Predicted 3D model of a 482-nucleotide part of an RNA (small-subunit ribosomal RNA, 5' domain) from a metagenome.

Context: one part of a larger RNA
RNA sequence: GAACGAACGCUGGCGGCAUGCCUAACACAUGCAAGUCGAACGAUGAACCUAGCUUGCUAGGGAAUUAGUGGCGCACGGGUGCGUAACACGUGGGAACCUGCCCUUUGGUAUGGAAUAACAGUUAGAAAUGACUGCUAAUACCGUAUAUGGCUUUGGCUGAAAGAUUUAUCGCCAAAGGAUGGGCCCGCGUUAGAUUAGUUUGUUGGUGGGGUAAUGGCCUACCAAGACGACGAUCUAUAGCUGGUCUGAGAGGAUGAUCAGCCACACUGGGACUGAGACACGGCCCAGACUCCUACGGGAGGCAGCAGUGGGGAAUAUUGGACAAUGGAGGAAACUCUGAUCCAGCAAUGCCGCGUGAGUGAAGAAGGCCUUAGGGUUGUAAAGCUCUUUCAGAUGUGAAGAUGAUGACGGUAACAUCAGAAGAGGCCCCGGCUAACUUCGUGCCAGCAGCCGCGGUAAUACGAAGGGGGCUAGCGUUGUUC
Numbered sequence: 001g002a003a004c005g006a007a008c009g010c011u012g013g014c015g016g017c018a019u020g021c022c023u024a025a026c027a028c029a030u031g032c033a034a035g036u037c038g039a040a041c042g043a044u045g046a047a048c049c050u051a052g053c054u055u056g057c058u059a060g061g062g063a064a065u066u067a068g069u070g071g072c073g074c075a076c077g078g079g080u081g082c083g084u085a086a087c088a089c090g091u092g093g094g095a096a097c098c099u100g101c102c103c104u105u106u107g108g109u110a111u112g113g114a115a116u117a118a119c120a121g122u123u124a125g126a127a128a129u130g131a132c133u134g135c136u137a138a139u140a141c142c143g144u145a146u147a148u149g150g151c152u153u154u155g156g157c158u159g160a161a162a163g164a165u166u167u168a169u170c171g172c173c174a175a176a177g178g179a180u181g182g183g184c185c186c187g188c189g190u191u192a193g194a195u196u197a198g199u200u201u202g203u204u205g206g207u208g209g210g211g212u213a214a215u216g217g218c219c220u221a222c223c224a225a226g227a228c229g230a231c232g233a234u235c236u237a238u239a240g241c242u243g244g245u246c247u248g249a250g251a252g253g254a255u256g257a258u259c260a261g262c263c264a265c266a267c268u269g270g271g272a273c274u275g276a277g278a279c280a281c282g283g284c285c286c287a288g289a290c291u292c293c294u295a296c297g298g299g300a301g302g303c304a305g306c307a308g309u310g311g312g313g314a315a316u317a318u319u320g321g322a323c324a325a326u327g328g329a330g331g332a333a334a335c336u337c338u339g340a341u342c343c344a345g346c347a348a349u350g351c352c353g354c355g356u357g358a359g360u361g362a363a364g365a366a367g368g369c370c371u372u373a374g375g376g377u378u379g380u381a382a383a384g385c386u387c388u389u390u391c392a393g394a395u396g397u398g399a400a401g402a403u404g405a406u407g408a409c410g411g412u413a414a415c416a417u418c419a420g421a422a423g424a425g426g427c428c429c430c431g432g433c434u435a436a437c438u439u440c441g442u443g444c445c446a447g448c449a450g451c452c453g454c455g456g457u458a459a460u461a462c463g464a465a466g467g468g469g470g471c472u473a474g475c476g477u478u479g480u481u482c
Stems, first nucleotide, its partner, number of pairs: 001482004006478005013354006019347002021312001026310003030307003035072003040069002044064001048061006079265003089189006097182002102178008110144004119134006149158003163170003191237003198228003203225008240262004244255004267288005290301004318344001320343003326340001327338004357387004367378004391423001393418005401409001426471005431452003437466005447454002
């Protein structure tokens, strides 16, 4: 000198765009953050319509509704950086794999069955939640048949489907291919310490078997005795990695907030289930710590989602609006949901822009300060005179963002008119480095200080005043990096 997710002190007018718990992965009250589909299914069923008529009931239709069965989604999106020195990441390759929805192509969609929730009744419990009996449907479940397909000792074995409605579509099954996404393996790169020198027994390799979507000690039995290491194994400490960011002429050094890619985690530890995909943040089971409810028998919970609270801290925001846009889930659609997102609020936290007036004005006014008492300086500065109205303010008009409709933002931006210099200046420094000096007070005191050093009676270095210098809605200090 530059930089910052900064903090502190003094000060503070406006706008635009960004950014905002770096500390306790500490504990969390409350609300919201993942639902959707009646064109899969039974049930419920207002007004009304139709038919029968026992004239207020039965049957059919019927907007719609909540719970249930079922389907898809919940593995995305959002958060955090605990762990991890590792094929985690970056980069370049590889072969033994899977891939819902989507696209292309081919073929098929035959024939049967048994249940169950909802519901009704009974019943246990304080509750959470159940238990028993009975009834019922399906694109839920299970057979049979057949088919490319798969396996095969070439004998054979295995093995699919589902319908719905507005009748035009949407589905369902099998196979092949694609696309997308993912799993796995390898070369190279990737912090410090030798005051860590030896480490390892599923360890290293082979065979058989198991397991997986798939290779493999991934697991297991047997066999062999290997494997790694001063080119630093092992151990210890620290740490998410990268694109990037900061600095620097560069080489390099430091760093990894925001944005983007990957990884890991979801109270702590372990486990699997479902599923195309999880060993699953707002799913399940077990154990633990903690909190809450309880009729003491037993139950409920997990903000490292968005707000918000306590705590910690030098320090970091609203318990806001809307799905209008972009995107996501479901749906044929209308649409519903979406604290993703878009906006608004708060903060000079940063960057950028603008303003706090312009011209004229010497009796060089008054006042202040200095003085050699003549004067000098503040200083064209003020007043006065002549103007202007950016921004802020008032009134009116009023968008784009939205391809037909639909605008949270927002009566916002912008435009027009109006009034009046009116509402808007501070901070640090002045011994040298380093731009900028005098007086008074103090008297090694009070104090200053980045370094050198000032202060003990004439202090340009302390405190105040006048004057001056620098930067400017900021200025200084502290911290950190180059």
Its mean pLDDT, the model's own confidence on a scale to 100, is 85.